The part of an RNA shown here (large-subunit ribosomal RNA, domain VI) has 251 nucleotides and comes from Geojedonia litorea. The coordinates come from a structure-prediction model, not an experiment, and the mean pLDDT is 88. The RNAcentral record of the full RNA draws on ENA. Rfam family: Bacterial large subunit ribosomal RNA. For this family Rfam cites "The comparative RNA web (CRW) site: an online database of comparative sequence and structure information for ribosomal, intron, and other RNAs" (Cannone et al., BMC Bioinformatics, 2002).
[in-house]
Context: one part of a larger RNA
RNA sequence: CGUUAGAAAUUUGAGUGGAUCUGACUCUAGUACGAGAGGACCGAGUUGGACGAACCUCUGGUGUAUCUGUUGUUCCGCCAGGAGCAUUGCAGAGUAGCUACGUUCGGAAGGGAUAAGCGCUGAAAGCAUAUAAGCGCGAAACCCACCACAAGAUGAGAUUUCUUUAAAGGGUCGUGGAAGAUGACCACGUUGAUAGGCUAUAGGUGUAAAGGCAGUAAUGUCAUAGCCGAGUAGUACUAAUAACCCAUAGG
Numbered sequence: 001c002g003u004u005a006g007a008a009a010u011u012u013g014a015g016u017g018g019a020u021c022u023g024a025c026u027c028u029a030g031u032a033c034g035a036g037a038g039g040a041c042c043g044a045g046u047u048g049g050a051c052g053a054a055c056c057u058c059u060g061g062u063g064u065a066u067c068u069g070u071u072g073u074u075c076c077g078c079c080a081g082g083a084g085c086a087u088u089g090c091a092g093a094g095u096a097g098c099u100a101c102g103u104u105c106g107g108a109a110g111g112g113a114u115a116a117g118c119g120c121u122g123a124a125a126g127c128a129u130a131u132a133a134g135c136g137c138g139a140a141a142c143c144c145a146c147c148a149c150a151a152g153a154u155g156a157g158a159u160u161u162c163u164u165u166a167a168a169g170g171g172u173c174g175u176g177g178a179a180g181a182u183g184a185c186c187a188c189g190u191u192g193a194u195a196g197g198c199u200a201u202a203g204g205u206g207u208a209a210a211g212g213c214a215g216u217a218a219u220g221u222c223a224u225a226g227c228c229g230a231g232u233a234g235u236a237c238u239a240a241u242a243a244c245c246c247a248u249a250g251g
Stems, first nucleotide, its partner, number of pairs: 001152001005163007015149004021049007033038001051106005059100004066093005071086006110144003117137004169246004173189005194239003197235005203228003211222004
């Protein structure tokens, strides 16, 4: 821009893409078969491999948020306690998020029409013949079925609702996001829990400082502390104020 007034929501599915894999073992059954040796079809179940999708409960990784230990040095007048720098100084752990080595799930079943092939009935050709008329069975291939997209499918579909004009609706702007390069998308904007703050807490780290007590002291103890808390819940304290713009028809 179109879809022939403009919107909001829900959809149909022309069509397109994806998936389609496979082993071993057990039962049937040491059965059928076979002199024996050996050893099934059909059917039922269990458990794997590779591949794919989603996710983070578990197991791990990362985790320059966080907590702790510690070396050197500078500074906070000194002690004590801290801060800066040294690859995040180094080291040990680690929430959220992101992840695989982790977890869950998938390729199941069924139908249609068939290929090779196997048949029924059956003439031409008194027989025979699966074929000439007619009717069946038959494969991971084909078409459905499963998953995703999909009306620019210009053949532009359908349904419901709203608005007849300072309209309905949308945008600018702001607070943000498991959304994101920017647009876009989603949530919210005081009739408010959108983000920050605050409170509490799952969780992380590992028992803070100051002081008392014990010990000559290092240290221990009072103390599961202190600090953090990207998660969860609550709470209008702060910021989402006010306002502006677009939109409006055919015969």